Predicted 3D model of a 74-nucleotide RNA (transfer RNA) from a Planctomycetota bacterium. It matches the Rfam family "tRNA". Its family is annotated with triplet codon-amino acid adaptor activity in the Gene Ontology. The prediction has a mean pLDDT of 80. NCBI's taxonomy places the organism under Bacteria, Pseudomonadati, Planctomycetota.

[in-house]
RNA sequence: GCGCCCGUAGCUCAUCUGGAUAGGGCACCGAUUUCCUAAACCGGGGGUAGCAGGUUCGAGUCCUGCCAAGCGCA
Numbered sequence: 001g002c003g004c005c006c007g008u009a010g011c012u013c014a015u016c017u018g019g020a021u022a023g024g025g026c027a028c029c030g031a032u033u034u035c036c037u038a039a040a041c042c043g044g045g046g047g048u049a050g051c052a053g054g055u056u057c058g059a060g061u062c063c064u065g066c067c068a069a070g071c072g073c074a
Stems, first nucleotide, its partner, number of pairs: 001073004007067001010026004019057001028044003032040001050066005
């Protein structure tokens, strides 16, 4: 340099063929329980979906460019 693949919460992952308010687990915060901690159970906060643009009535999803990680070729 070229090709493939991936980027969604602090971490790890869902999100079907584009459709109505973007979710799970862990972590975090609070309450209950306990002498205290842990565990358990209940509740809660946290996202402009890597960045920018395009298509569309409508984009996490489709298209383009860039950036970053991984793999392969040279």